[in-house]
Context: one part of a larger RNA
RNA sequence: UGAACGCUGGCGGCGCGUCUAAGGCAUGCAAGUCGAAUGUCGGUUUACCGGCAUGGCAAACGGGAGAGUAGCACAUUGGUAAUCUACCUCAAAGACGAGGAUAACCCUGCGAAAGCGGGGAUAAUACUCGAUAGUAGUAAAGAAUCGGAUGAUUUUUUACUUAAAGUUCCGGCGCUUUGAGAGGAGCCUAUGUUCUAUCAGCUUGUUGGUGAGGUAAUAGCUCACCAAGGCUACGACGGAUAGCGGGUGUGAGAGCACUGCCCGCCUCACUGGGACUGAGACACUGCCCAGACUCCUACGGGAGGCUGCAGUCAAGAAUCUUCCCCAAUGGCCGAAAGGCUGAGGGAGCGACGCCGCGUGUAUGAAGACGCCCUUCGGGGUGUAAAGUACUUUUAACUGGGACGAAUUUUGACUUUACCAGUUGAAUAAGGGGCUGCUAACCUCGUGCCAGCAGCAGCGGUAAUACGAGGGCCCCAAGCGUUAUCC
Numbered sequence: 001u002g003a004a005c006g007c008u009g010g011c012g013g014c015g016c017g018u019c020u021a022a023g024g025c026a027u028g029c030a031a032g033u034c035g036a037a038u039g040u041c042g043g044u045u046u047a048c049c050g051g052c053a054u055g056g057c058a059a060a061c062g063g064g065a066g067a068g069u070a071g072c073a074c075a076u077u078g079g080u081a082a083u084c085u086a087c088c089u090c091a092a093a094g095a096c097g098a099g100g101a102u103a104a105c106c107c108u109g110c111g112a113a114a115g116c117g118g119g120g121a122u123a124a125u126a127c128u129c130g131a132u133a134g135u136a137g138u139a140a141a142g143a144a145u146c147g148g149a150u151g152a153u154u155u156u157u158u159a160c161u162u163a164a165a166g167u168u169c170c171g172g173c174g175c176u177u178u179g180a181g182a183g184g185a186g187c188c189u190a191u192g193u194u195c196u197a198u199c200a201g202c203u204u205g206u207u208g209g210u211g212a213g214g215u216a217a218u219a220g221c222u223c224a225c226c227a228a229g230g231c232u233a234c235g236a237c238g239g240a241u242a243g244c245g246g247g248u249g250u251g252a253g254a255g256c257a258c259u260g261c262c263c264g265c266c267u268c269a270c271u272g273g274g275a276c277u278g279a280g281a282c283a284c285u286g287c288c289c290a291g292a293c294u295c296c297u298a299c300g301g302g303a304g305g306c307u308g309c310a311g312u313c314a315a316g317a318a319u320c321u322u323c324c325c326c327a328a329u330g331g332c333c334g335a336a337a338g339g340c341u342g343a344g345g346g347a348g349c350g351a352c353g354c355c356g357c358g359u360g361u362a363u364g365a366a367g368a369c370g371c372c373c374u375u376c377g378g379g380g381u382g383u384a385a386a387g388u389a390c391u392u393u394u395a396a397c398u399g400g401g402a403c404g405a406a407u408u409u410u411g412a413c414u415u416u417a418c419c420a421g422u423u424g425a426a427u428a429a430g431g432g433g434c435u436g437c438u439a440a441c442c443u444c445g446u447g448c449c450a451g452c453a454g455c456a457g458c459g460g461u462a463a464u465a466c467g468a469g470g471g472c473c474c475c476a477a478g479c480g481u482u483a484u485c486c
Stems, first nucleotide, its partner, number of pairs: 001483001003482005010357006016350002018315001023313003027310003032057003037054007064268003074192003078188003083185003088181007096130004105120006136161011166173002194240003201231003206228008243265004247258004270291005293304004321347001323346003329343001330341004360390004370381004395423006404413001430475005435456003441470005451458002
């Protein structure tokens, strides 16, 4: 140290927990919501409740993973006079008319299913058309100011073009256009960014220009034509490895190593490709195509994507519950009530880590028994035990009992934390080592055997080095070993 293994194991708090197969996945849940946009069906019939469908917003967030990527991916610095931005805030102006459909529903057909089709009816904040409009857009002409600049800003005139939706409990909530803000995003620039020369030359959209297309926007981004350029020992091109940073470990520092948890950015979502919708995606639990795999099938055809939370198989030295709750913090929808939320809050498992606590306290013999050693006198274990007197952290039981809740309501956690009382030393110690390095020694067994070992080295009959006993040393709910970094 995200550790593992061996022996051992009392409690609490706070953290952490598939580093391997980005291998395959049963099951459940993880994104809905709005009746104050609309039609309608059912229950019940004043009221109310539920469903289906159209419509709106959300689903581009949140959550996971690190496969790819040596790159404007990331970090820092600038630029955008080359850009976009739903919801929110501020300011200005506006909303006048008309129309045709369609789903749910009814009738009906096909299919095993998934589902698909025909006919009929209907509504809207769905869709279409017209009107009006400038501080918007486009084009042209003129003036002023500013800038590093292709130019920007302001202003005058003319022409052309583009809007809207209602609902209401009458308070509002919405709708359209424009400007500004906030937050967000795109693009560009400079510098930095691993190893390898047993990789030395690389490149044809390649480098530049003109024109066109394309984008929110610059640009070979794409295309046609023209030129022949562009990069490279200051390491191009190729190969290997790798997400990047804040940070983390270590160190006096310089440095070296690492990128697990948390935060920011990037990338990915069975593999590869593609676009659609949308303010925003080329979209983890949306769509289409191809592929591999799995499943269903009436063999005609269909369904699926845990690198979300749990869980399972496999792999592996190795990594958890198919738990509780939306009470809090936040998110989406809603006018609200509220709904949803495996985000999140909690509990569970694991000595995986750090920290804290306990396993008793005092007294008690020139010193019991046992065991070990012995020169047989004795010495050691050792105040240790027993005994005596206490205490109650912890434990068990009983009773009380918060904060977290935001003036009312509302607590998953919660049989909570914490407090009081009762019981009783009661429930709680091991691991490694003792030749030197290196703190700690004797006896027996064994006899180059059995074995030890980080290095030096021990063992072949007196082994402080092997095995055991006694004693001692070091740590302690841990202790050792292994791996790895400084």